[in-house]
Context: one part of a larger RNA
RNA sequence: GAUGAACGCUGGCGGCGUGCUUAACACAUGCAAGUCGAACGGAGUCAUCAGCAUGGAAGCGAUCAGCUUGCUGAGAGCGGAAACGCCGAUGACUUAGUGGCGGACGGGUGAGUAACGCGUGGGGAACCUGCCAUAUACAGGGGGAUAACACUUAGAAAUAGGUGCUAAUACCGCAUAAGCGCACAGCCUCGCAUGAGGGAGUGUGAAAAGCCAAGACGGUAUAUGAUGGACCCGCGUCUGAUUAGCUGGUUGGUGAGGUAACGGCCCACCAAGGCGACGAUCAGUAGCCGGCCUGAGAGGGUGAACGGCCACAUUGGGACUGAGACACGGCCCAAACUCCUACGGGAGGCAGCAGUGGGGAAUAUUGGACAAUGGGGGGAACCCUGAUCCAGCGACGCCGCGUGAGUGAAGAAGUAUUUCGGUAUGUAAAGCUCUAUCAGCAGGGAAGAAAAUGACGGUACCUGACUAAGAAGCCCCGGCUAACUACGUGCCAGCAGCCGCGGUAAUACGUAGGGGGCAAGCGUUAUCC
Repeated sequence: GAUGAACGCUGGCGGCGUGCUUAACACAUGCAAGUCGAACGGAGUCAUCAGCAUGGAAGCGAUCAGCUUGCUGAGAGCGGAAACGCCGAUGACUUAGUGGCGGACGGGUGAGUAACGCGUGGGGAACCUGCCAUAUACAGGGGGAUAACACUUAGAAAUAGGUGCUAAUACCGCAUAAGCGCACAGCCUCGCAUGAGGGAGUGUGAAAAGCCAAGACGGUAUAUGAUGGACCCGCGUCUGAUUAGCUGGUUGGUGAGGUAACGGCCCACCAAGGCGACGAUCAGUAGCCGGCCUGAGAGGGUGAACGGCCACAUUGGGACUGAGACACGGCCCAAACUCCUACGGGAGGCAGCAGUGGGGAAUAUUGGACAAUGGGGGGAACCCUGAUCCAGCGACGCCGCGUGAGUGAAGAAGUAUUUCGGUAUGUAAAGCUCUAUCAGCAGGGAAGAAAAUGACGGUACCUGACUAAGAAGCCCCGGCUAACUACGUGCCAGCAGCCGCGGUAAUACGUAGGGGGCAAGCGUUAUCC
């Protein structure tokens, strides 16, 4: 000088950062990956229309009765309204299921790993690449199922099964297709080798999907690009020789398999090789880097936050799906642990964000919003997003500001000391005159947002009124090292980074006065240079 710090004393405000370094210990609860009805068949709700059934109103009214003779009452019959229900059509909305895309990104952690893991520079005539861009061409005609649903069986449940029905951009044949794939024989050009590129020939093989608001959005094949990824190589990458020999798929070849692709990657056979004092093997430790700290530099230390790469997701193993995983919030098996159980059987995985217990010297809210940026789905509206943006807590760090300014000698009082005269505190206080940064009060009030949309937030900021009020501590004073006296103690109590101090006048212990340093901090401890 520095720190992801901790501890002690103290603590006014703001901005920007930062916060489990220990148990990759165990986790209650909530949220963290969904979306599309413009792929599909259903189901539900609402509205409108048509039909059917029930229903029987208003109105007309033969006839009768009463009397205030033009009114009142009863009323067969005609008439068909409202309402409710069922079926159908159309439209809007919702959605369990089939289907598509995304759950391989984003987020976390550093256990493992001394390795082509990382860094850096190269290679491919040994590779893949969904969505995106460009170009060319195409989309003809069929089929059989299955969830949902209905009925039902087993089970405590999780769930599993049976029968019957149905749709698709789900699934499967057929047609067509090139400069696409494969096989065959052959031509030209080029290369450091295996070989690469191009024209033409024959045989053979493989494709598609619709929806619609008629604007769109999609589908298939091939080629190129872009992006992302896989692989190989040179060099570099901690300690120990009180680890000296290590190795059997081991090293190489041939053949077959496998992969997107090269390869003992795997297998059969053959050969006996391969590595090592230029440190193999073994053991210990460790994620690597850009960076960060220190230093004049060389170097040393370190790898928190931010960015790149890698590895992992309770432990171990495995594959499936897919353009991409051997997959944190997918599947299967085994193990440990926890929970439910009707004891037959099942469920789970915070090293996501909060939060709990535990460990520890020690590390935060079970907050708000998708307003911005970005991501997924969708034609869009929009939905989802603990990514992100914000707020909360902590002087944990850095930076800024304040706790007042001027004047004021009777050098007040008090306190300490004293040679009792004084001296110091000290212009310090009081008093007088001012000011209002911050905090508090009131009024106004953003940018961040492209037309609309602001969580932050009535926040930042501006203005006004108001009172010196609400705001200073910590360490040190023997030398190193800035800063001295008095009392107490008496090798005791104690101090101490080193030298050392204390045994009766201690500037070194304790207290007080004074002084020095830093300051919302100051000291101590730990670690690095």

Overview
A computed fold for a 529-nucleotide part of an RNA from an uncultured bacterium, annotated as small-subunit ribosomal RNA, 5' domain. Its Rfam family is "Bacterial small subunit ribosomal RNA". Rfam links the family to the GO terms structural constituent of ribosome and ribosome. The prediction has a mean pLDDT of 86. The RNAcentral record of the full RNA draws on ENA and SILVA.